The RNA shown here (transfer RNA) has 74 nucleotides and comes from an uncultured bacterium. The coordinates come from a structure-prediction model, not an experiment, and the mean pLDDT is 83. Rfam family: tRNA.
RNA sequence: CGGGAUGUAGCGCAGCUUGGUAGCGCACAACGUUCGGGACGUUGGGGUCGCAGGUUCAAAUCCUGUCAUCCCGA
Numbered sequence: 001c002g003g004g005a006u007g008u009a010g011c012g013c014a015g016c017u018u019g020g021u022a023g024c025g026c027a028c029a030a031c032g033u034u035c036g037g038g039a040c041g042u043u044g045g046g047g048u049c050g051c052a053g054g055u056u057c058a059a060a061u062c063c064u065g066u067c068a069u070c071c072c073g074a
Base pairs, nucleotide, nucleotide: 001073002072003071004070005069006068007067010026011025012024013023020057028044029043030042031041032040050066051065052064053063054062
């Protein structure tokens, strides 16, 4: 320098193909259960989807640029 993959809640991931209210598990908080803890159950909080721009009535999703990490090549 060229090509590819990944980036979404504190952590691990789905959703992208086919644009239409951002989800799951763990974790966290409250409550129930227990003498208490753990486990279990119920409820709740937490994101403007790496960043910027474009297309569209509408973008995590499509397009362009860019950043970080990893892989391959030179």